[in-house]
RNA sequence: GCCGCUGUGGUGGAAUCGGCAGACACACAAGACUUAAAAUCUUGGGAUGGCAACAUCGUACGGGUUCAAGUCCCGUCAGCGGCA
Numbered sequence: 001g002c003c004g005c006u007g008u009g010g011u012g013g014a015a016u017c018g019g020c021a022g023a024c025a026c027a028c029a030a031g032a033c034u035u036a037a038a039a040u041c042u043u044g045g046g047a048u049g050g051c052a053a054c055a056u057c058g059u060a061c062g063g064g065u066u067c068a069a070g071u072c073c074c075g076u077c078a079g080c081g082g083c084a
Stems, first nucleotide, its partner, number of pairs: 001083007010026003019067001028044005046057004060076005
């Protein structure tokens, strides 16, 4: 230099043909239980705003197509593998 694969909350990891992003598990927080803890159970568990209801944003980064994009197209960056 060329080719291929991968990039999603704090972590792992889903999302079948383009149709509610984050299922499920863990970490973590609060509560129950306990003398206290561990274990177990219940609730919460991406970000911002809001008392709440809810609203907006969010799939490496920048564009494009589409009513609609994590998914398709173009470019860039990073990691891994192959070829030279």
About this RNA: The RNA shown here (transfer RNA) has 84 nucleotides and comes from uncultured Anaerotruncus sp. NCBI's taxonomy places the organism under Bacteria, Bacillati, Clostridia, Oscillospiraceae, Anaerotruncus. The sequence was found in a public genome assembly.